[in-house]
RNA sequence: AUACGAAAAGGCAAACUCAGGGUAACCUGAGGGCGCAAAGCAGUGCAUCCCGAUCGCGGGACAGGCAAGCUACCGAA
Numbered sequence: 001a002u003a004c005g006a007a008a009a010g011g012c013a014a015a016c017u018c019a020g021g022g023u024a025a026c027c028u029g030a031g032g033g034c035g036c037a038a039a040g041c042a043g044u045g046c047a048u049c050c051c052g053a054u055c056g057c058g059g060g061a062c063a064g065g066c067a068a069g070c071u072a073c074c075g076a077a
Stems, first nucleotide, its partner, number of pairs: 011036002016031006034064001040070002044067003048061005
């Protein structure tokens, strides 16, 4: 330095509820806590979802679906 990840200190926040935005997928805030060692960042490929077309295209959403990319706290075996 890299890989792995016990412990410790912390972090994030699913479903659902309320309010708001959006045609919708979904997003934002508050509550909530299923879980997460990258559930941090970004949105490249694929998947899935929505809208509009219709014979295979355009626009969006998500990414806590998979793979890849960038960065990163602590330190036992």